A computed fold for a 93-nucleotide RNA from Solimonas fluminis, annotated as Glycine riboswitch aptamer. The source organism's lineage runs through Bacteria, Pseudomonadati, Pseudomonadota, Gammaproteobacteria and Solimonas. The sequence was found by an Rfam model in a public genome assembly. The model forms 86% of the base pairs in the Rfam consensus. The coordinates come from a structure-prediction model, not an experiment, and the mean pLDDT is 75.

RNA sequence: CAUCCCCGUCCGCGAGAGACCACCGCCUGCCGGUGGCGCCGAAGGCGCAAAUCCGCCCGGAAUCGCUCAGGCACCCAGGAGCGGACGGUUUUC
Numbered sequence: 001c002a003u004c005c006c007c008g009u010c011c012g013c014g015a016g017a018g019a020c021c022a023c024c025g026c027c028u029g030c031c032g033g034u035g036g037c038g039c040c041g042a043a044g045g046c047g048c049a050a051a052u053c054c055g056c057c058c059g060g061a062a063u064c065g066c067u068c069a070g071g072c073a074c075c076c077a078g079g080a081g082c083g084g085a086c087g088g089u090u091u092u093c
Stems, first nucleotide, its partner, number of pairs: 002092001006088008018037001020036006026029001038072003044068001045066003052061003
C1' cells in the first nucleotide's frame, strides 16, 4: 500500500396490513383518545413444532415461525435489509 471479517458515524434507497364498529372529547374532521373485532410482519422480544441452512444426530441460526411489544389511507415518524463515504479493529500478502 492492497485486501478479508467485524464494529461505529454519516448519507441515499427502503415494504406490508380496516377511510371498520361502539363510546367519549372539542379544535367539527380523511381529528384525537379508550375499548372491540379483523389484519400486517422489516424496530425490539420469544421459539425451533413444520420446512430450510450449518454434511447427519445433538445443538444452533435466519430472510423461517409466533405476534408479547409495535403497526394498519396519504404525509410525517419508525423501519429489517441493501448501497456508498469515512474511521477503528483484525487476517493475509